[in-house]
Context: one part of a larger RNA
C1' cells in the first nucleotide's frame, strides 16, 4: 500500500446501490412458509325463497345454496436453507455406452362390454386424548375382468450383412399386453405407439491439501464361468474355480477440507481464499430402513432405535425452525415475530381464480462502494481573546466581525409518475416537478524524534507515562500529560485481527 460478510474506541447531516450469526449442524415459545382441482365422485351443513302445519318456541315439505369434510387426480422430488459429512468419479474439464424419463412437443392407432368394492353417510361400541373397532347403505376419470392390437415386448424359423458368435435386416408363424370419462358442445381429457425436447442414473482419461516421527494394506478381496439383480453396465449380489489386487510415481493410516465459476493480492509468475450472486454435490434431531412414485430412500411423509421436550385419567400419546420472522445460549459481532402477490416465477385448475415469508418492497446497522453538503464574495483598526517572546514584536488570521449574495442537502407547501398489456401497484403521495422561509439544522478523528508530512511553552523528573521498530523519561523532554499552534484524512479517524 490493497483487500475485509469484520470487531472496538471517539464521532456522525443526507441520499443511490449492495451487505449484514463467520461462533453452538446449540435448543426452540408463537405465526406463517404446499397446495389445488365441484369440468373425475358420492353426500350436503348454515343462510335464503315459497307452501303447510303451530301449544306462536317453531316444526315439516319443495326449491335455492353451497360451508366443513370424505373418495380420486396432479403437486408436495421444484422453489427456499445449511456445509455436518466427504480427500470421493464428489467436483472440474474431455470423452463414452448398456439406460430411465411426469407435465411439453411429435407419428400412427384405439377410447366397443360387464363386475365386484370402499370411505364419506347412519348405527352401535372402545379411549382421558391420539384415535380404534364392529355392523349397514353409496359413486367414480378409484379397482378389477373378459374382448379388440396398426405400432410395442417376448418366442421360432428364414432373408441379407458379418469368419463366427453378438449385433443389425426381409418375410412368416405362435404367444403377451390398453383404456375414462367430463361439460356450459366447443373443447380437455384417457390407452398403445413413434421420434424429439428436457431431466436424470452409469463409465473412464487428467487434475484436486498436509503428514512416512503411518510402509505395508485387501478375503467380495483381484479375476473368470454360471445365475440372480437393477432403468441399465457392472462383485451390485450368490454359487464355483482361480490366486489375484493395490503400493516409495506414496497405498493404508491420521488430520484437514463441501467442489468449481469466481473473489483478493501481485507488472506477471505466484500465493491466499470459496461471504453475497451462478453451477454441482451432501444434509435435514442422532442412526436405520423401505414405501408411494416418472421422479425420493423423501427439510414441513411413514416405520424402527436412540437422546431431548411436552401432554396424560399412568394404559398411552405428541414433536424436530441447516423454510421467514422471533426467543434463549454461545460469542469481539451480524437485522422487522413488517407489507404485497402490483411485477417476475412457480403448484393446481378449461378458466374465473386460489396457494406461494420464492420474489418484489419496505424497517434496522456509516457494515462496504459511490455521490452530496455543512456556505460564497468582499472584507485590515492586520480587532478582542488565547499563545509564544530578545518585550520592540511574531503568531492565530482574511480566520472573525461587518457588508452583499446563494439555497444544493434537510425542513414546510402543492402538483405527482413509469414500473401495467384492457383492467389490476405493496413499493407510495415514493422517485421527481414546482413554490416558500433563512446561513440557516449538519465536523470529527489521528499525529507532529527518526522512518514520515508537522514545533514551540508550561507540568513531570528512570516517577507517572509512551512505544510499529530504534527507542523516549533520572530537572530546561519537539519522543511521557496539557496548552498554543502545524500535517494528514474527511462523515469519518484511527486500532485490533486476517491475507497477498
Nucleotide at each position: 500500500g490493497a483487500a475485509c460478510g469484520a470487531a472496538c474506541g471517539c464521532u456522525g447531516g443526507c441520499g443511490g446501490c449492495a451487505u449484514g450469526c463467520c461462533u453452538a449442524a446449540c435448543a426452540c415459545a408463537u405465526g406463517c412458509a404446499a397446495g389445488u382441482c365441484g369440468a373425475a365422485c358420492g353426500a350436503g351443513a348454515a343462510g335464503c325463497u315459497u307452501g303447510c302445519c303451530u301449544u306462536c318456541g317453531g316444526g315439516c315439505a319443495a326449491g335455492u345454496g353451497g360451508a366443513g369434510a370424505g373418495u380420486g387426480g396432479c403437486g408436495g422430488a421444484c422453489g427456499g436453507g445449511u456445509g455436518a459429512g466427504u480427500a470421493a468419479c464428489g467436483c472440474g474439464u474431455g470423452g463414452g455406452a448398456a439406460c430411465c424419463u411426469g407435465c411439453c412437443c411429435u407419428u400412427g392407432g384405439g377410447u366397443a362390454c360387464g363386475g365386484a368394492a370402499u370411505a364419506a353417510c347412519g348405527c352401535c361400541g372402545g379411549g382421558a386424548a391420539a384415535c380404534c373397532g364392529g355392523u349397514g347403505c353409496u359413486a367414480a376419470u378409484a379397482c378389477c375382468g373378459a374382448a379388440u392390437a396398426c405400432g410395442c415386448c417376448c418366442c421360432c424359423c428364414u432373408u441379407u450383412g458379418g469368419u463366427a458368435a453378438a449385433c443389425a435386416u426381409u418375410g412368416g408363424g405362435g404367444g403377451g399386453g390398453a383404456a375414462a370419462g367430463a361439460u356450459u358442445u366447443a373443447u380437455c381429457g384417457c390407452c398403445c405407439u413413434u421420434g424429439g425436447a428436457u431431466g436424470g442414473g452409469c463409465c473412464c482419461g487428467c487434475g484436486u491439501c498436509g503428514g512416512a516421527u503411518u510402509a505395508g494394506g485387501u478375503a467380495g478381496u483381484u479375476g473368470g464361468u454360471g445365475a440372480g439383480g437393477u432403468a441399465a453396465c457392472g462383485g451390485c449380489u450368490c454359487a464355483c474355480c482361480a490366486a489375484g489386487c493395490c503400493u516409495a510415481c506414496g497405498a493404508u493410516c491420521c488430520g484437514u477440507a463441501g467442489c468449481u465459476g469466481g473473489u483478493u493480492u501481485g507488472a506477471g509468475a505466484g500465493g491466499a481464499u470459496g461471504a453475497u450472486c451462478a453451477g454441482c454435490c451432501a444434509c435435514a434431531c442422532u442412526g436405520g430402513g423401505a414405501c408411494u412414485g416418472a421422479g425420493a430412500c423423501a427439510c414441513g411423509g411413514c416405520c424402527c432405535a436412540g437422546a431431548c421436550u411436552c401432554c396424560u385419567a399412568c394404559g398411552g400419546g405428541a414433536g424436530g425452525c441447516a423454510g421467514c420472522a422471533g426467543u434463549g445460549g454461545g460469542g469481539a459481532a451480524u437485522a422487522u415475530u413488517g407489507g404485497a402477490c402490483a411485477a417476475u416465477g412457480g403448484g393446481c385448475g378449461c378458466a374465473a381464480g386460489c396457494c406461494u415469508g420464492a420474489u418484489c418492497c419496505a424497517g434496522c446497522a456509516a457494515u462496504g462502494c459511490c455521490g452530496c453538503g455543512u456556505g460564497a464574495g468582499u472584507g485590515a483598526a492586520g480587532a478582542a481573546g488565547g499563545c509564544c517572546u530578545u518585550a520592540g514584536g511574531g503568531u492565530u488570521g482574511u480566520a472573525a466581525a461587518a457588508c452583499u449574495c446563494u439555497u444544493u442537502c434537510a425542513g414546510c407547501a402543492g402538483g405527482g409518475a413509469a414500473g401495467a398489456u384492457a383492467a389490476u401497484g405493496a413499493c407510495g403521495g415514493u422517485a421527481c416537478c414546482u413554490g416558500c422561509a433563512g446561513a440557516a439544522g449538519a465536523a470529527g478523528c489521528c499525529c507532529c524524534g527518526g522512518c514520515u508530512a508537522a514545533c514551540u511553552c508550561c507540568g513531570u523528573g528512570c516517577c507517572a507515562g509512551c512505544a510499529g521498530c530504534c527507542g523516549c523519561g533520572g530537572u530546561a523532554a519537539u519522543a511521557c500529560g496539557g496548552a498554543g499552534g502545524g500535517g494528514g484524512c474527511u462523515a469519518g479517524c484511527g486500532u485490533u485481527g486476517u491475507u497477498c